[in-house]
Order: sequence, then C1' cells, then structure tokens
RNA sequence: GCUGUACACGCGGGAGAGCGUGGCGGACUUCGGGCCGUCGCCGCCGAAGGAGCAACCGCCCCGGAAUCUCUCAGGCCUCGGGACCGCGCGGGCAGA
Repeated sequence: GCUGUACACGCGGGAGAGCGUGGCGGACUUCGGGCCGUCGCCGCCGAAGGAGCAACCGCCCCGGAAUCUCUCAGGCCUCGGGACCGCGCGGGCAGA
C1' cells in the first nucleotide's frame, strides 16, 4: 500500500403520531381574544436509549438476537432531534 470489520469525526439522505384540553406565568390586544413558556389530564406514535421475543447461531441449560413486540424513557405543525443508509477522513483490529 490492498481487502474486510467495529468505532470517532465531517458532509448528504432520513419515518410516524395533538395546531386536544385545564391551571399558572409572560408579553400583546380592537378587551372579543389569540400567541409563547411551563405543569397536569386525555388521546396518539416508534426510528435516540431501555426491555422482551420468533427464525437462526452456539448440541441442550443458558446466552446472543430484527426495521417484530412493549412504550419505562423519548416524541406528536415547522425547525431541531432521529435508528438506519451513502460518501469522505482518522487511528484500531483481522486477513492475504
């Protein structure tokens, strides 16, 4: 130097579900109100994280384990975040 692999960083792509309702606070107001923040209630979503499991793998126990299941956490206009995917780059590990 080449190939593979996991990770860090950078760039690009990247879904779902509430403009619900009550209290409090803030600024605005044509004084009717709507807006923003926060706390609760109700409804909802799955693709941070977490938990469970089918097939499959290690013979069995048991363990691993999905974009499946749960919804603790998180989220429900946009923005942001976002599993995952692609490219670049860095050092690590493995192989020839």
The prediction has a mean pLDDT of 76. The RNA shown here (Glycine riboswitch aptamer) has 96 nucleotides and comes from Sphingomonas chungangi. It matches the Rfam family "Glycine riboswitch aptamer". From the family's description: This family represents the bacterial glycine riboswitch. Lineage of the source: Bacteria > Pseudomonadati > Pseudomonadota > Alphaproteobacteria > Sphingomonas. The model forms 90% of the base pairs in the Rfam consensus.